[in-house]
Context: one part of a larger RNA
RNA sequence: UGACGGGGGCCCGCACAAGCGGAGGAACAUGUGGUUUAAUUCGAUGAUACGCGAGGAACCUUACCUGGGCUUAAAUGUAGAGUGCUUUUUGCUGAAAGGCAAUUUUCCUUCGGGACGCUUUACAAGGUGCUGCAUGGUUGUCGUCAGCUCGUGCCGUGAGGUGUCGGGUUAAGUCCCAUAACGAGCGCAACCCCUACCGUUAGUUGCCAUCGGGUCAUGCCGGGGACUCUAGCGGGACUGCCAGUGUAAACUGUGAGGAAGGUGGGGAUGACGUCAAAUCAGCACGGCCCUUAUGCCCAGGGCUACACACGUGUUACAAUGGCCGGUACAGAGGGCAGCUACUACGUAAGUAGAUGCAAAUCCCCAAAGCCGGUCCCAGUUCGGAUCGGAGUCUGCAACUCGACUCCGUGAAGUUGGAUUCGCUAGUAAUCGUAUAUCAGCAAUGAUACGGUGAAUACGUUCCCGGGCCUUGUACA
Numbered sequence: 001u002g003a004c005g006g007g008g009g010c011c012c013g014c015a016c017a018a019g020c021g022g023a024g025g026a027a028c029a030u031g032u033g034g035u036u037u038a039a040u041u042c043g044a045u046g047a048u049a050c051g052c053g054a055g056g057a058a059c060c061u062u063a064c065c066u067g068g069g070c071u072u073a074a075a076u077g078u079a080g081a082g083u084g085c086u087u088u089u090u091g092c093u094g095a096a097a098g099g100c101a102a103u104u105u106u107c108c109u110u111c112g113g114g115a116c117g118c119u120u121u122a123c124a125a126g127g128u129g130c131u132g133c134a135u136g137g138u139u140g141u142c143g144u145c146a147g148c149u150c151g152u153g154c155c156g157u158g159a160g161g162u163g164u165c166g167g168g169u170u171a172a173g174u175c176c177c178a179u180a181a182c183g184a185g186c187g188c189a190a191c192c193c194c195u196a197c198c199g200u201u202a203g204u205u206g207c208c209a210u211c212g213g214g215u216c217a218u219g220c221c222g223g224g225g226a227c228u229c230u231a232g233c234g235g236g237a238c239u240g241c242c243a244g245u246g247u248a249a250a251c252u253g254u255g256a257g258g259a260a261g262g263u264g265g266g267g268a269u270g271a272c273g274u275c276a277a278a279u280c281a282g283c284a285c286g287g288c289c290c291u292u293a294u295g296c297c298c299a300g301g302g303c304u305a306c307a308c309a310c311g312u313g314u315u316a317c318a319a320u321g322g323c324c325g326g327u328a329c330a331g332a333g334g335g336c337a338g339c340u341a342c343u344a345c346g347u348a349a350g351u352a353g354a355u356g357c358a359a360a361u362c363c364c365c366a367a368a369g370c371c372g373g374u375c376c377c378a379g380u381u382c383g384g385a386u387c388g389g390a391g392u393c394u395g396c397a398a399c400u401c402g403a404c405u406c407c408g409u410g411a412a413g414u415u416g417g418a419u420u421c422g423c424u425a426g427u428a429a430u431c432g433u434a435u436a437u438c439a440g441c442a443a444u445g446a447u448a449c450g451g452u453g454a455a456u457a458c459g460u461u462c463c464c465g466g467g468c469c470u471u472g473u474a475c476a
Stems, first nucleotide, its partner, number of pairs: 001476002003473003007470007015460002019423005026315008034306002042053002064301007077123008089102005106115003126290002129288003135284002137279003140275001142273001147186006153162003166177003192267004197235007207224002211222003238261001241255001242253004317416001321375007334363002338357002342353004382413001387408007429452007
């Protein structure tokens, strides 16, 4: 100087407390461990691995296994040799890849050759092989915590200290006062984006107050820019004003005004560093290793196994509910090998025809909600696993191993031990919608979007993590 203490003081955080809803019990989905296997490819492992890489494993992917093959599959070029065999067609073998055989005979030309290739040889390649403890780049975490440092000066023999401490204050090393320190840098804050209010400009594909026309009905038509909205530019919030306290910074106020009040709400933004943290399988790269194989091609299988253990979820156990009928209201996003209105057929998944839309124009319709009916507390009209049958769709192909529909079947489960998780407001809870990936789909996942919409916080004694000061130390 740090680190540590079941030392002390001060302070903060869904850390506890106060509340609401979960997990832990059941079934299933998914990931992991283990076991099994020819293979169940590899990585990630307290917090910071486990619906993670994977934002799509039937083939492909695919790296794994079995079997069959090749010695250059792909890129690039150099040199040498052969050649016009490129392309196409056909036969045999084969699961395919591959192998064998037959056929076909480019262009320009100054006739020297050149272009475009093909075959072959050598070099060169290729490796998801190893090392993340050789590395770059990127990332997680402490932590959006308030810290981490430097120059000069001063103090100390020196390691170092001071500044950065003290008194206040803040979300903040934020600011003020004091001060052997005076300044500065990286962080904090602000500048950026979305959102909440207003003005202005613009008025189509959006809107419809007023006027006219038309319809069973509809901004449907003429028209209009008022309103909504769209998207550019501005304004607006600054403790600016008032009162109180205070030297000041600042704090307090159901204070005023205001759409908004004290960082308005949310996002992006992550200091010096820590964990030899993660990644050589995104990519790049040093070294090592393989080179008729640890490279390459193909078929089939596997990654989907299943006594079991754990994590994350979905569905439930019902009446604040299930079922049936009627009826209302979003936002965001996507669309041409696409989204599809509408009509017909089918109980349905869907099929056939057909229309609009490269989209503020078309697809476009939300569910919980509301109204009415029914069930009457039961393993049920709860719950839907599992299994049987019949089908639809995608796709060369749904056996291993897809999703969906219909009929039948109708497990467990009656609110979950110890323990444990999330959340402080448009939040939790609950309800549906969309997208990426994608032929299809194992999506109950992820990421967005809106609808309905709470309870509670006395407080900081305790648990956990962190910050500052101080103290002890046989630790570094």